SAM riboswitch aptamer (S box leader) from a Dehalococcoidia bacterium, 130 nucleotides, folded computationally. The sequence was found by an Rfam model in a public genome assembly. Lineage of the source: Bacteria > Bacillati > Chloroflexota > Dehalococcoidia. The model forms 97% of the base pairs in the Rfam consensus.
RNA sequence: CCCUUAUCCAGAACGGCAGAGGGGACGGCCCGAUGAAGCCUAGCAACCGGUCUGGGUCCUUUUAUCAAGGACGUAGAUACGGUGCUAAUUCCGGCGUCUGGCGCUCAAAACGUCAGGCGAAAGAUGAGGG
Numbered sequence: 001c002c003c004u005u006a007u008c009c010a011g012a013a014c015g016g017c018a019g020a021g022g023g024g025a026c027g028g029c030c031c032g033a034u035g036a037a038g039c040c041u042a043g044c045a046a047c048c049g050g051u052c053u054g055g056g057u058c059c060u061u062u063u064a065u066c067a068a069g070g071a072c073g074u075a076g077a078u079a080c081g082g083u084g085c086u087a088a089u090u091c092c093g094g095c096g097u098c099u100g101g102c103g104c105u106c107a108a109a110a111c112g113u114c115a116g117g118c119g120a121a122a123g124a125u126g127a128g129g130g
Base pairs, nucleotide, nucleotide: 001130002129003128004127005126006125007124008123013041015040016039017038021031022030023029026093027092028091042086043085044084047082048081049080050078051077052076053075054074056072057071058070059069060068061067090122095119096118097117098116099115100114101113102112103111
């Protein structure tokens, strides 16, 4: 850097250092000297691993039962290890589709515009792979 897959409307600092920027890019709209980024600490969550508990399936030992040991997957707990995260829904939009209002029209369709629903794209993070 690329591919696959899951998740992205919940949650988390009134702390210390620092000193002007930040919210990925663009367009918006915001946050910021009543202190941004970054670092430390604290916290949140529970994706991966670990540990513990419950029940399940299978295997071994046994003639069989009981019992013991093991494997797998499952539900829960923990927060020990690896990440991640701690303004605003991934802050909102950009593409498609559906619904409704309005405009255009004699009327409708088409088109335009506004609002909303769903989906995609893009992005972020985890896990696996190249």